[in-house]
């Protein structure tokens, strides 16, 4: 310098060919129970890493950027 993967909710991950962003866990609320724990039932959580682009419409395409993590050349 080059080239590839990652990048979504507190955490770990999903999302079919571009069509409404979801699951678990964990938080909080109820039930259950003498009480707790398990177990159920329910809410609450999102500038999809930034910034453009194309699209009627982008978490998915396209360009730059950043942070990781891998490979490959250079200098010494």
């Nucleotide at each position: 310098g080059g080239g590839c993967c990652a990048u979504u909710a507190g955490c770990u991950c999903a999302a079919u060919c571009g069509g409404u962003a979801g699951a678990g866990c964990a938080u909080c609320c109820g039930a259950c129970u003498c009480u707790u724990a398990a177990u159920c039932g329910g809410g609450c959580g999102g500038u999809u890493a930034u910034a453009g682009g194309u699209u009627c419409g982008a978490g998915u395409c396209c360009u730059a950027u950043a942070u990781g993590g891998c490979c490959c050349a250079c200098c010494a």